[in-house]
RNA sequence: GGCCCCAUCGUCUAGAGGCCUAGGACGGCAGAUUCUCAUUCUGCAGACCGGGAUUCGAAUUCCCGUGGGGUCA
Repeated sequence: GGCCCCAUCGUCUAGAGGCCUAGGACGGCAGAUUCUCAUUCUGCAGACCGGGAUUCGAAUUCCCGUGGGGUCA
């Protein structure tokens, strides 16, 4: 350098054009329980890599970039 794949809460992940003010698990915070801690229960906060295009409507489709991985040299 060519080609291919991936990018969503702190971490892992669901999503397949409208049912999404994006769901779940772990973690965090607050409360309840407990003599205390742990466990358990309840609640809360927390994310679509950036830009453009298509569309009435985009996390989802397309293009360009950025970052990561693989492969060929």
Molecule: transfer RNA
Organism: Candidatus Levyibacteriota bacterium